Transfer RNA from Pteropus alecto, 73 nucleotides, folded computationally. NCBI's taxonomy places the organism under Eukaryota, Dipnotetrapodomorpha, Tetrapoda, Eutheria, Pteropus. Model confidence (mean pLDDT): 83 of 100. Rfam family: tRNA. Rfam classes the family as a transfer RNA.
This record gives sequence, structure tokens and C1' cells, in this order.
RNA sequence: GGUUCCAUAGAGUAGUGUUUAGCAUGUCUGCUUUACACGCAGAAGGUCUUGGGUUCAAGCCCCAGUGGAACUA
Repeated sequence: GGUUCCAUAGAGUAGUGUUUAGCAUGUCUGCUUUACACGCAGAAGGUCUUGGGUUCAAGCCCCAGUGGAACUA
């Protein structure tokens, strides 16, 4: 240099174009306990890496950039 893949909540991870973007873990509050842990109930936390395009509608499709990984020369 070329090809391919990845980027979604604090960290991890799912996501058939239209549906409130879910799950588990962690954090916080309450219940429970003498207390802690476990357990139960609830809450906060995402503008899905950036910009542009297609579309009635984009996390998802297309192009480019940034960062990362693998293979190849």
C1' cells in the first nucleotide's frame, strides 16, 4: 500500500428499515437483616465513533473521515 471486519449506557453485549433502542452486570433509592451479603421492588444512566447521502422513515442501506483488529504484499 491492498482486502476484510469492528465502534451501541460506567465496562460487556443483542438489535428483520417504520414499534419508547433492549439484556445482563455495575451505580443509586426503598424493603428485608442487629449489621453486612444474598434476595425482592423501583429509578437514573444512550442522542448508537464523526460528517454527508438514499428513504415517508436509518443503530441498520450507500460514500467519506477518525480510531482499533486480522490477513496479505